[in-house]
RNA sequence: AGAGUUUGAUCUAGGCUCAGAACGAACGCUAGCGGCAUGCCUAACACAUGCAAGUCGAACGCGAAAGGAGACUUCGGUCUCUGAGUAAAGUGGCGCACGGGUGAGUAACACGUGGAUAAUCUACCCGAUGAUCUGGGAUAAACAUUUCGAAAGGGAUGCUAAUACCGGAUAAGCCCACGACGUCCUCGGACGAUGUGGGAAAAGGUGGGGACCUUCGGGCCUACCGUCAUCGGAUGAGUCCGCGGCCCAUUAGCUAGUUGGCGGGGUAAUGGCCCACCAAGGCUUCGAUGGGUAGCUGGUCUGAGAGGAUGAUCAGCCACACUGGAACUGAGACACGGUCCAGACUCCUACGGGAGGCAGCAGUGGGGAAUUUUGCGCAAUGGGCGAAAGCCUGACGCAGCAAUGCCGCGUGAGUGAUGAAGGUUUUAGGAUCGUAAAGCUCUGUCAGUGGGGAAGAAACUAUCGUCGGAUAAUAACCGGCGGUACUGACGGUACCCACAAAGGAAGCACCGGCUAACUCCGUGCCAGCAGCCGCGGUAAUACGGAGGGUGCAAGCGUUGUUCGGAAUUAUUGGGCGUAAAGCGCACGUAGGCGGUCUGGUAAGUCUGGUGUGAAAGCCCUCGGCUCAACCGAGGAAUUGCAUCAGAAACUGCCGGACUAGAGUUCGGGAGAGGAGAGUGGAAUUCCCAGUGUAGCGGUGAAAUGCGUAGAUAUUGGGAGGAACACCAGUGGCGAAGGCGGCUUUCUGGACCAAUACUGACGCUGAGACGCGAAAGCGUGGGGAGCAAACAGGAUUAGAUACCCUGGUAGUCCACGCCGUAAACGAUGAGCGCUAGAUGUUGCGGGUAUUGACCCCUGCAGUGUCGCAGCUAACGCAUUAAGCUCUCCGCCUGGGGAGGACGGUCGCAAUAUUAAAACUCAAGGGAAUUGACGGUGGCCCGCACAAGCGGUGGAGCAUGUGUUUUAAUUCGACGCAACGCGCAGAACCUUACCUGGGUUUAAACUGGUGUGGACCGGUGUAGAGAUACACUUUCCCUUCGGGGCCGCAUUAGAGGUGCUGCAUGGCUGUCGUCAGCUCGUGUCGUGAGAUGUUGGGUUAAGUCCCGCAACGAGCGCAACCCCUACUGAUAGUUGCCAGCGGUUCGGCCGGGCACUCUAUUGGGACUGCCGGUGUUAAACCGGAGGAAGGUGGGGACGACGUCAAGUCCUCAUGGCCCUUAUGCCCAGGGCUACACACGUGCUACAAUGGGAUGUACAGAGGGUUGCCAAGCCGCGAGGUGGAGCCAAUCCCAGAAAACAUUCCUCAGUUCGGAUUGUAGUCUGCAACUCGACUACAUGAAGCUGGAAUCGCUAGUAAUCGCGGAUCAGCACGCCGCGGUGAAUACGGU
Repeated sequence: AGAGUUUGAUCUAGGCUCAGAACGAACGCUAGCGGCAUGCCUAACACAUGCAAGUCGAACGCGAAAGGAGACUUCGGUCUCUGAGUAAAGUGGCGCACGGGUGAGUAACACGUGGAUAAUCUACCCGAUGAUCUGGGAUAAACAUUUCGAAAGGGAUGCUAAUACCGGAUAAGCCCACGACGUCCUCGGACGAUGUGGGAAAAGGUGGGGACCUUCGGGCCUACCGUCAUCGGAUGAGUCCGCGGCCCAUUAGCUAGUUGGCGGGGUAAUGGCCCACCAAGGCUUCGAUGGGUAGCUGGUCUGAGAGGAUGAUCAGCCACACUGGAACUGAGACACGGUCCAGACUCCUACGGGAGGCAGCAGUGGGGAAUUUUGCGCAAUGGGCGAAAGCCUGACGCAGCAAUGCCGCGUGAGUGAUGAAGGUUUUAGGAUCGUAAAGCUCUGUCAGUGGGGAAGAAACUAUCGUCGGAUAAUAACCGGCGGUACUGACGGUACCCACAAAGGAAGCACCGGCUAACUCCGUGCCAGCAGCCGCGGUAAUACGGAGGGUGCAAGCGUUGUUCGGAAUUAUUGGGCGUAAAGCGCACGUAGGCGGUCUGGUAAGUCUGGUGUGAAAGCCCUCGGCUCAACCGAGGAAUUGCAUCAGAAACUGCCGGACUAGAGUUCGGGAGAGGAGAGUGGAAUUCCCAGUGUAGCGGUGAAAUGCGUAGAUAUUGGGAGGAACACCAGUGGCGAAGGCGGCUUUCUGGACCAAUACUGACGCUGAGACGCGAAAGCGUGGGGAGCAAACAGGAUUAGAUACCCUGGUAGUCCACGCCGUAAACGAUGAGCGCUAGAUGUUGCGGGUAUUGACCCCUGCAGUGUCGCAGCUAACGCAUUAAGCUCUCCGCCUGGGGAGGACGGUCGCAAUAUUAAAACUCAAGGGAAUUGACGGUGGCCCGCACAAGCGGUGGAGCAUGUGUUUUAAUUCGACGCAACGCGCAGAACCUUACCUGGGUUUAAACUGGUGUGGACCGGUGUAGAGAUACACUUUCCCUUCGGGGCCGCAUUAGAGGUGCUGCAUGGCUGUCGUCAGCUCGUGUCGUGAGAUGUUGGGUUAAGUCCCGCAACGAGCGCAACCCCUACUGAUAGUUGCCAGCGGUUCGGCCGGGCACUCUAUUGGGACUGCCGGUGUUAAACCGGAGGAAGGUGGGGACGACGUCAAGUCCUCAUGGCCCUUAUGCCCAGGGCUACACACGUGCUACAAUGGGAUGUACAGAGGGUUGCCAAGCCGCGAGGUGGAGCCAAUCCCAGAAAACAUUCCUCAGUUCGGAUUGUAGUCUGCAACUCGACUACAUGAAGCUGGAAUCGCUAGUAAUCGCGGAUCAGCACGCCGCGGUGAAUACGGU
């Protein structure tokens, strides 16, 4: 110090969450020791039991008993002494008002802080002065007797004492009254000194003692203690005042003893504290009154601080003591362990009546998540009483319980690599736990055992000595110093020593990110986790377990709470154009703020001094426990308050002056500014009359509607209401809402110019008050048009809408309400400052002019652009959202909600003010990139259109779905699955089904052992696999063995089993579309942009120009192949112009000119000309050319998209099967068949069909092959065997075409399905289930609904030929050539 979380990504505003610290804590798991602290936060709930306040005989009277001793004895006992002037109770004194507990109440002078008391008191204590004289009667006493009562308790009679009580005397001080003086003063009075008069006291006790007296107690003297009066101090307390510290305005008014006065009463004392009378005041938005909550503080926790939260332990103050009330006593109480009354509760009771108060220490019940022992001791510290000894003290000191917290220590140290065993994991090699362990060498803290053993203790007191005081005194007493004696709960504790022994001592949480730490297995959106984001649906580092790791450690986590982070309430330190947030606007009250100069003052301010700011705590230094925690001492600090002195700049206040702010005056012009009255024309509608006839109106198209009873149209006249065309303009005016014909009356404001005057008169503005569009409400008018509601007609799936025809409130006027709008510039008001440019409105100045313009310039408005600056960005930018100041209003996550309850206003509708429960982790702003749009622009494409031919109807073929089946194996599903994988399922293929077999295997590799050839052939059984039998039979060698094969065994094979959503590879598709990116630079906070956009052009991101871009890459194009022209080379198997021969066939000789073949070149490049174009790129036209603008075709497929397809081509992770999901075999199935769809073939005929005849290709294939001639068969084919490993031979007849002829529009001489019979061929085998042939049969079908497909030229259409696969099987697929069109206007 920050981090996570909104988005595809970004910036921002904003909330939520986390990391830190803390705790009087609780819970879970775990637990060795010690020190120091802390320990009912809840029921101020109720309490059994014990203890917590007594003491004094040196104030007083009385005064035992047990026991012991002795004497006497009638043996029952009695008496004396002792116990003992003791115990007990009583009178009296002091204490009980402290100490201890709790926080219920209290929002208050309760607390804190500082003052006041001239308005007061103060027992005990200290200092000073002066006294302590003289009497008296008792009795609630105790005690005795008696009596009432169950008890508690009480009554009566009698006796007695005092430091108990009551008189008298005295009075320096003291108090009261009156008089007069001085000082001070808040002007009320206070203090001091003084004169006169009056008033108020007391108590004795103990010790010692020379003389004197004595009732022998004492008097008296003396010492000490006590007592009284007064003054002073100290301490403590009372009262009053300034200031400070909670929430709610959905609490705005409260108050009759209330506020004040006079006079009394009361108190220690002021005071309505109380009373009588008089007056009518007092408090309050600077928050009265009311309600809620709460003891306050020093401090504590947190925080950088300012703050926030808190008020346990310790300390100060307050309040309370079962609840409420009251007084008494006393110096002090309205009294925790006192009294009285009332109440509730508990207990006792003889029922009449009594007793009690743990919020003291322990303890009990209860409540609760939760908080200890019915301990020891007065040894220390402190307190009460006492002269003292001493007694009392649950204050306190200690111990016990609790990891509740803080602090410290330990659970071992060194060495130790075969990196042991074992666990986990693995790519099987290894890695890791891990020097960790074992082993070896050491140490001894803590715990254990034994032994020793403190400090805390010094006083008081007693006694001894000594010095001093007082005294008549050497006694006694008092004080100082020294010695001796006495005293320890804790506790045989701390501490020290010895002994033995690594021996007894580690857990908890976490490991997806935040946040340090990773793998395996299990699970399979299940179980579960989770603080936030979020994990889990078969490869989970997030669930559960394990191994490993990380963090802390006698603890660790969780939960709760507080602060922090959170600048997320912002004083320090935030905001409000669009994120939440400017009131709709003005006027103005309180308040806040306020121009220049000067004098004074000193409230604020600043400086210094003084007092105070308790102690403890925090901080610093030093010291004591071995250290630390803890404790002690000193210091600092305590930011505050009060007071005194000083300063006078600034603010305030008082006084004086000024004119720059503000205002007034004179003169102007502008304006839909406001209110009232009057008036005008156009238009709509209605009424009357005329002309006139069949429609009008309305819409996308219609209909409802109006019209022959005369509409619409048109002419004339009239009525009525509302609104004011053109001018008209980001023009004007107004605070805003808003304002528009013209005239007039009244009236507000702003602006310009000029002079004079006033002299800060100003700005803002909580409340209050006023204005405030439209709609709405009330009363009364008015009502032409328009028009919510409503009605009808359309539209539509519906149409409570949009459109149409009607139509009422309303819109208009007057008066009165309402008080809200996206009342917006989503921008509060005011002053000042900060570059410009350019329009426009009003007024003015200069120059110029006859004048209007033009030009320069000032002020005031109103717009646009733009710099600095600001902003998250968009944008704002002298009309600020810039830079400052002043004042007001408002905001604090989204939803719930502008809503509930309450209040206020209103006739109502509503308006205004305005929460919570609950719920979510978001909800927003701006900008970026894609995608999308029944958005726009530009462009392309057989995308449409223009054409040609099809599909969809028929039959058949083929694929798919569905269905069926033992199985009909599997995959592919919009384009981009469906004549697809399959370039060819009778067996095989084959993965499916049924059945039969087999298990280290059908095939592969390694190891070990063992044996021998293996392979092959024959026969038998069987459906076959297979089994059995017979037969045949090795090689190399270094002589160890090896190769090969069989058997056994062990590793392990095998799987067309699953996952194409774990993958590689390959493929499809967008798409042969023109795109996709990068480097550097620049711009932007950033995502990103630029480049790649723009102007042209192209088939093309093709090229050119421009440009903050400059370059580059993958694509395009080209390079490659085929084809079209041609040169060269070459000339067999090809060719034949010329020559010769010929069986007339390039057949032969010969030749290589031509065709062709196959190698290498040329050619085409917008190169040339003209035009257009920007002088460009390019386009158009032309020439030449075989070919012209990428000539035609092919191969070639950018970044990417579709979790597209394929685990059944292959490869491969994981999972699954292992006498089976592997392997072998036979038969069956993949060929099923109600249907549906896709793709094709053949047709429906005459541009045709049949017959006959005659032509012309290209590209391929061929030895397991192609197969010629010849012969046979109607034919499929058979036979035959020549030739050919092929420019040679063969497949091989090309077919459309052409010529002739028949058919003449019909289910036909069209069409050929189906079926029958007979055959051919292939093959081990054509039944399921092949192709072909012949004869016979001769189905549907006469051009195909909605819909839909292909094609732009050698293309469509049409015609045949070849090839792959293949034993056989082609209407499919892949190729080849022949004939050979039509059309494209055009826009999207």
The RNA shown here (small-subunit ribosomal RNA) has 1388 nucleotides and comes from an uncultured prokaryote. Rfam family: Bacterial small subunit ribosomal RNA. Its family is annotated with structural constituent of ribosome and ribosome in the Gene Ontology. RNAcentral holds the sequence, with entries from ENA. The prediction has a mean pLDDT of 85.